[in-house]
């Protein structure tokens, strides 16, 4: 620091996701040790049991025990101090609660410093005793008693009050022990702690906008430690709020913690500060301090005890229990240390604390060994079968001993207090006591722990996750869209590096992963640090309030700002330095820092405030012209329609074509007259005006704004603008008019599969006017307003100036407005570009992924329609912008092709042949499927072929290689059998080497083993080959250039061509694969050499037969020839085109071979090859038989026909190219014929197949199902072959079917072509109507490119890229999910009103009761108090009426998701009616 993911690819926008760090965590798996830390985040749920706050006899009495009689101890009480600390929790609280900084009207026990006191009396009450009540808790009566408990009076320096004087008034105390202290009282300070007030800061919601009656202030009084509406009486009517009151929701706050570069964001466990709370609610008492966690009273809920009368309790202290939960520990030890309470002290108490226990919860450290060791062991895994890897890893050898076990030794933490000596100081000295110092003595829960030593043995100690990309790490097997994985993208449908297992590897390591949560990455809320033309985003427009911002010069102030001082910013934490645990984590010390707040001093540039001025901003006045600017009134002509009249007759109208409609009752057409409403042709213009919406005949009236020019004046008066107010197209609404045309709805006619549409005929609201609403539009420049600055060029409109002129043009120039092009710059690109989307500043509005949704709910507005404001659940990994390349378009342009057209002949109808589908079958083997499967693989299924079926056999096999044994091989033959096969008999001895024995090669048989074999599957694992677009003219590359990039350019353009063929031009220049040419053939000629070919001349013959010749034909080798070369025309002086000449041939002469980059997962695993899978006495192999030849039917391709341009009979003529020895087969003979016999010739320019046929000549047939047609069938034959039954071809005789030219539709062909005629060949024993080739005869037509099909180039649109056989919308049906409404119903919270009124403070009463003081001899009275009563306040509770939120609900609304459901086709192309608001 980034990465993945939208696309065919690209750039951008934008979301989602990942890599990091962290945690009081949890879960899974695993687990050796130690140190340090941490450990109920949930139910502030309920709690059994134990402990957590006592202490003091040096305050007091009583009782008891012990005693060395000195004294010591215990108990319950009185009394004092402490139980307001320490410990827990975070429910409540949005608050002066907390943080920070200030302030004045206060209190403060114990502590400390000082001052002054500490004198005299009195009366009680507990304990206790006696008598009771009660189950208990507890309690009543009578009586006795002490105090540092209580009371009175005295005194009062200081204190308090009243007064201002020199005054008056008021209130204190406690003693103990013993002689020096500890206490006590009053008071002044301090310290510490606390109470109160204020500035600032402190979550979210405006779908919470108004709140408030003690409310705000005053006066007086009360109350408090103290200020204060804190409380009360009276008076006034205030106070708070858009800088967010009130309400609602959430929340303890902070130091800090986590993260981050920082700014920030999140958080508030442990530690520390503050606050609040203590079962829930209320209340006070005591006290220095509480409205009190382990105190009291009352109410409530709950739990427990009970003798039913009544009582007791409060773990959010430490342990622990139940419960909740994903989840959080021991009913431990000790007061040794630190700290606290009490005490003179010893000491006691202390679940504070210190320790231990449990838990990998976290952080840190250590270990699980080290060295050596290659036959690279075995085993595992992989393999191209060679090997590789695990792997120096192991074993083995040599070492070490942390950790673990055993044994021994053994700390620091302890300083003290008290006691006892000593010294010292104070006191005159002593006694005694005190201060300080040192000595002595004593104290350890942890713990026999840490640490150290010895010993024991490598001995006890490694896992987890991952390995498709992001992201380090790859193979095999299994599985087969299953099982499963997944953080995102996505894997899995038979070769999965993505599932599962294994081997191997990578990462981390006593851990490792997963989940959750936080920050980061995310500049994805943008202060640092984003945007708004088209991606989300400028309010439809203006006026203007608050607010924000604001020209130049000058004076002062010092709020902001800047510099410094002082105080504070607790400690801990973070950071730096140093130190202590062996290191580290951890701990300690010091420093820095704490970016803040306050305070004082200073500066005066900038902002602000203030003072005085200025004119450049803004405005006012004057002159002038332009304009569909607005409002109102009037008026004009053309046109439509209607009405009246005339002429006139059969149609009119309308459409793609029609019909509905109108018209003989007279339409349409035409002429004249009239009525009425609406709109204003031409002018008219990217012209004008207006803020926008918008504004269009003419005239008048009223009125707004802008502009130009001119000087003068005001003197910053300005800009923007949340709310607010106004304007605001069309449609719509209300009331009343009006209504010609047009025209939603509606009706009819068409179209259509349908047509609730598009088209047509009608037609009502509406459109028009007046008044009032509505308040929205793709209200758009998709561009808020204002200001300054930043090249130009060129139009238009308005007003000026200059030159010149009599004047008007022309030319130059200024301002304003409105367009186009364009520089810099900006932009993702497109584009913008002085009218900015450039560059500054100001203010406002708005955006933050898509869908849900501009929807629901709430509120406001509206008569309604609806508008404004405006979510969430849920769901997806995209949605989107611009541009690129393709593809496509019922887009455009140009061009080509038997593509159409023009023609010829067919197919489709018939019969047959053949292939296919289907059906059938034991099997009818398999493949091929639009063009580009279907006379295709098959150039030839009777057996074989053959792969299929039933049956019979074989199992190292029909076939290959190796080994062993035997035998040569081979031939003949018997039995059974359908054959294969099985069981026998016989003959036979070969070749090479070797002296021989023997060995070897080949072959056969047998054996067992590595193995053979498979036309079994996968053509979607493949190679090769092939088809197709298409013989179409295209497809690319290098370098350069342009572009952020995909890409573009070149290859586009102008011409031309069959052609990306060539020329010209050009940021391109070149090149490659294609085209063309080179190759073959054919057409002409020449040369060469003439046999088997040929014969003109000369002989000769039946015959080129023979002699002869090679001139000609021909054959086969080499050449020539054609190149737009020549001429003319026009063309860009080009390429090329047109015409012509010559020529056998003319513009590629004809034909063939030749098939670019690629497309179709095209075809083929059954030609061959081949990965993987499958079978192995069978899916292999052998055999005989059957099948591939079936047959209601459908299709393709053909043959033969339907006849007279024919058929038939007879005669007669002319080819080319082939083939032949397992062959072609002549002559001749036989047969009607197929054929048979025969045997000559020929391995073929020699012989043979071989007859060419149509044609020509002549005869017959005469339009008929025929002398056409030949199917079918019968009989008889021939040939091939082991064998023609299933199932061959041919022959003869007989038979003589359909068919009389073929519906819709459709194929081929442009010249030696179509059509027609025959010939040959491959395959092949035999079998062609098929295929391949050959020649004979030999046409018609092409105006032309509108249309159909296919293709090429350019361009355009696109929401397509699997690319239009694309994409995609909505209803309906089904399933699931969340959600709105909903008669209601349930719950929580809350407001108001009323009732009620416990405990308690306070006020009043107090007839009952009372020791202290006063009066009194006493009785008694007084003061004072108590019980009790009552009043105010008030908790719970009750009743009623509202509000808010939530749950639930019959039914209902839309939404989302889902595999291939239904109906249509709305959108994307001109999407077939342009789309959209």
């Nucleotide at each position: 620091a980034g990465a993945g993911u939208u696309u065919g690819a690209u750039c951008c926008u934008g979301g989602c996701u990942c890599a990091g760090a962290a945690c009081g965590a949890a879960c899974g798996c695993u687990g050796g040790c130690g140190g340090c830390a941490g450990g109920c985040c949930u139910a502030a749920c309920a709690c059994a049991u134990g402990c957590a706050a006592g202490u003091c006899g040096a305050a007091c009495g009583c009782u008891c025990c012990c005693u060395u009689c000195g004294g010591g101890g215990a108990g319950a009480g009185u009394g004092g101090c402490a139980g307001a600390c320490g410990g827990g929790u975070g429910a409540g609280u949005a608050a002066c609660g907390c943080g920070u900084g200030g302030g004045a009207a206060c209190c403060u026990a114990c502590c400390u410093a000082g001052u002054g006191g500490u004198a005299c009396g009195g009366a009680a009450c507990a304990a206790c005793a006696c008598a009771g009540a009660g189950a208990a808790a507890u309690u009543u009566g009578u009586g006795c008693u002490a105090a540092u408990a209580c009371c009175g009076a005295a005194u009062a320096a200081g204190c308090c009050c009243c007064u201002u004087u020199u005054g008056g008034g008021g209130g204190a105390a406690a003693g103990a022990u013993u002689u020096a202290u500890c206490g006590c009282c009053a008071u002044u300070g301090g310290a510490u702690g606390g109470g109160c007030c204020c500035g600032c800061g402190u979550u979210u919601g405006a779908u919470u906008a108004g709140c408030u009656a003690g409310u705000u202030g005053g006066u007086g009084a009360g109350g408090u430690a103290a200020u204060g509406g804190c409380u009360c009486a009276c008076c006034a009517a205030g106070g708070c709020g858009a800088c967010g009151a009130u309400c609602a929701a959430u929340a303890g706050c902070u130091g800090g913690u986590c993260u981050g570069a920082g700014a920030g964001g999140a958080u508030g466990a442990u530690c520390a500060g503050c606050c609040a709370c203590a079962c829930u609610g209320g209340g006070a008492c005591u006290g220095a301090g509480a409205c009190a966690c382990g105190g009291c009273c009352c109410a409530g809920a709950c739990u427990c005890c009970u003798a039913c009368g009544g009582g007791a309790g409060g773990c959010a202290g430490c342990a622990g229990u139940g419960g909740g939960g994903a989840a959080u520990a021991u009913u431990g030890g000790a007061c040794a240390a630190u700290g606290g309470g009490c005490g003179c002290a010893a000491g006691c108490c202390u679940g504070a604390u210190c320790c231990a226990g449990c838990c990998a919860u976290g952080c840190c450290g250590c270990g699980u060994g080290a060295g050596u060791g290659a036959u690279g062991a075995a085993g595992g895994c992989c393999c191209u079968a060679g090997g590789g890897u695990u792997g120096u890893a192991a074993a083995g050898c040599u070492c070490u001993u942390u950790c673990g076990g055993g044994a021994g030794a053994g700390a620091c933490g302890a300083a003290a207090c008290a006691g006892c000596g000593c010294a010292u100081c104070a006191g005159g000295a002593a006694a005694u006591g005190g201060u300080u110092g040192g000595g002595u003595c004593u104290u350890g829960a942890c713990g026999g722990u840490a640490c150290c030593u010895c010993u024991u043995u490598a001995g006890c100690a490694a896992g987890c996750a991952c390995c498709g990309g992001c992201u380090a790490a790859c193979u095999c097997u299994g599985u087969g869209c299953c099982a499963g994985c997944a953080g995102c993208c996505g894997c899995g449908g038979u070769a999965a590096u993505a599932c599962a297992g294994a081997g191997g590897g990578u990462g981390c390591a006593a851990a490792c992963g997963u989940u959750g949560c936080u920050c980061g990455g995310a500049u994805u809320u943008a202060c640092u640090g984003g945007g708004c033309g088209u991606a989300a985003a400028g309010c439809g427009c203006g006026u203007g309030u608050a607010g924000g911002c604001g020209g130049g010069u000058u004076u002062g102030c010092a709020a902001g700002u800047c510099g410094g001082u002082u105080g504070u910013g607790a400690a801990a934490u973070c950071c730096c330095u140093g130190g202590g645990c062996u290191c580290a984590a951890c701990c300690c010390a010091g420093g820095a820092a704490c970016u803040g707040c306050a305070u004082c001093c200073g500066a005066a540039a900038c902002u602000g405030c203030u003072u005085a001025c200025c004119u450049a901003g803004a405005g006012u006045a004057g002159u002038g012209g332009a304009g569909a600017g607005g409002a109102a009134a009037g008026u004009a002509g053309a046109a439509u329609u209607c009405c009246c009249g005339g002429u006139g007759u059969a149609g009119a109208g309308g459409u793609g074509a029609a019909a509905u409609u109108c018209g003989u009752a007279g339409a349409u057409a035409u002429c004249g007259g009239g009525a009425g409403g609406a709109a204003u042709a031409c002018c008219a213009g990217u012209g004008g005006c207006g803020a926008a919406g918008g504004c269009g005949g003419c005239u008048u009236u009223c009125u707004g704004g802008a502009c130009a020019c001119u000087u003068a004046c005001u003197g910053a008066c300005g800009c923007u603008g949340a709310g607010a107010c106004g304007c605001g197209a069309a449609a719509g609404c209300g009331u009343g008019g009006g209504g010609a045309g047009c025209a939603a709805a509606c009706a009819g006619g068409a179209u259509u599969a349908g047509a609730u549409a598009c088209c047509c005929u009608g037609g009502u609201a509406g459109u028009c006017c007046a008044c009032g609403c509505c308040g929205u539009a793709a209200a758009c420049g998709a561009u808020g307003u204002g200001u300054g600055c930043u090249a130009g060029g060129u139009g238009c409109a308005g007003c000026g100036g200059a030159u010149a002129u009599u004047g008007a043009c022309c030319u130059c120039u200024g301002c304003u407005g409105u367009g186009c092009c364009g520089u810099a710059g900006c932009u993702a690109a497109c584009g913008c570009g002085u009218u900015a989307a450039g560059u500054u500043c100001u203010c406002c509005g708005c955006c933050u992924g898509g869908g849900g949704a501009g929807u629901a709910c709430g509120g406001c507005c509206g008569c309604a329609a609806g508008g404004c404001u405006a979510a969430a659940a849920c769901u997806c990994a995209a949605a989107g912008g611009a541009a690129u390349u393709g593809a496509c378009g019922g887009g455009g342009g140009c061009c080509c092709g038997c593509a159409c057209a023009a023609g010829c002949a067919g197919u489709g109808g018939a019969g047959c042949a053949u292939g296919u589908g289907g059906u059938u079958u034991a099997a009818u083997u398999c493949g091929a499927a639009g063009c580009a499967a279907c006379g295709c693989g098959c150039a030839g299924a009777a057996c074989c072929u053959u792969a299929c079926c039933a049956g019979g056999g074989c199992u190292a096999g029909a076939c290959a290689a190796a080994c062993u044994a035997a035998g040569a091989a081979u031939c003949c033959u018997g039995a059974a059998g359908a054959a294969a096969c099985u069981c026998g008999g016989g003959a036979g001895u070969g070749c090479u080497c070797g002296c021989a024995a023997g060995a070897g090669a080949a072959c056969u048989u047998a054996g067992g083993u590595c193995c053979a074999g498979g036309u079994g599957c996968u053509g979607c694992a493949u190679g090769g080959c092939u088809g197709u677009c298409g013989u179409c003219a295209g497809c690319u590359c290098g370098u350069g250039u342009c572009g952020u990039g995909a890409g573009a350019u070149g290859u586009u353009g102008g011409g031309u061509u069959a052609a990306g063929u060539c020329c010209c031009g050009c940021a391109a220049c070149g090149a490659g694969c294609g085209c063309a040419a080179c190759c073959c053939u054919u057409a002409u000629c020449c040369u060469u050499a003439g046999u088997u070919g040929c014969c003109a001349u000369c002989a000769u013959u039946u015959a080129g037969u023979u002699g002869g010749g090679c001139a000609c034909u021909c054959a086969a080798a080499g050449g020539a020839g054609a190149c737009u070369g020549c001429c003319g025309g026009g063309g860009u002086c080009a390429a090329g085109c047109c015409g012509g000449a010559g020529g056998a041939a003319g513009g590629u002469g004809g034909g063939g071979a030749u098939g670019a980059c690629g497309u179709c997962a095209a075809g083929u695993c059954c030609u061959c090859a081949u990965g993987g899978c499958c079978c192995u006495u069978a899916u292999g192999u052998c055999c005989g038989g059957g099948g591939c030849u079936a047959c209601a039917c459908a299709c393709g391709u053909g043959c033969u026909a339907c006849a007279a341009u024919g058929g038939u009979c007879g005669g007669u003529a002319c080819a080319a190219a082939g083939c032949g020895c397992u062959g072609c087969c002549a002559a001749c003979c036989c047969g009607c014929g197929a054929g048979g016999g025969g045997g000559a010739g020929c391995g073929a320019a020699u012989c043979g197949c071989a007859a060419a046929a149509a044609g020509c000549c002549g005869g017959c047939c005469u339009c008929a199902g025929u002398a056409c047609g030949g199917a079918u069938u019968g009989c008889a034959g021939u040939c091939u072959g082991c064998a023609a039954c299933u199932c061959g071809a041919c022959u003869g005789c007989a038979u003589g079917a359909a068919g009389u030219c073929g519906g819709a539709a459709u194929c081929g062909c442009u010249a030696g072509u179509a059509a027609u005629c025959g010939u040959u060949g491959a395959u092949c024993a035999g079998c062609a109507g098929g295929c391949a080739a050959c020649g004979g005869u030999g046409a018609a037509u092409a105006c032309g490119u509108u249309c159909c099909c296919g293709g090429g180039c350019c361009u355009u649109g696109u929401a397509c890229a699997c690319a239009c056989c694309g994409c995609c919308c909505g209803u309906c049906a089904c399933a699931c999910c969340a959600u709105g409404g909903g008669a209601g119903u349930c719950g929580a919270c809350u407001a108001c009103u009323c009732c009620a009124g416990a405990a308690g403070u306070g006020g009043c009463c107090g007839a009952g009761c009372c020791a202290a003081c006063c009066c009194g001899c006493a009785a008694g009275g007084g003061a004072g108090g108590c019980a009790g009563g009552u009043c105010c306040c008030c908790a719970a509770g009750g009743a009623g009426u509202g509000g808010u939120c939530g749950g639930u609900a019959a039914c209902u609304g839309g939404g989302g998701u889902g595999a291939a459901g239904u109906c249509g086709u709305a959108a994307c192309a001109a999407g077939g009616u342009a789309a959209c608001c």
Small-subunit ribosomal RNA from an uncultured prokaryote, 1477 nucleotides, folded computationally. The sequence is in RNAcentral, with records from ENA. It matches the Rfam family "Bacterial small subunit ribosomal RNA".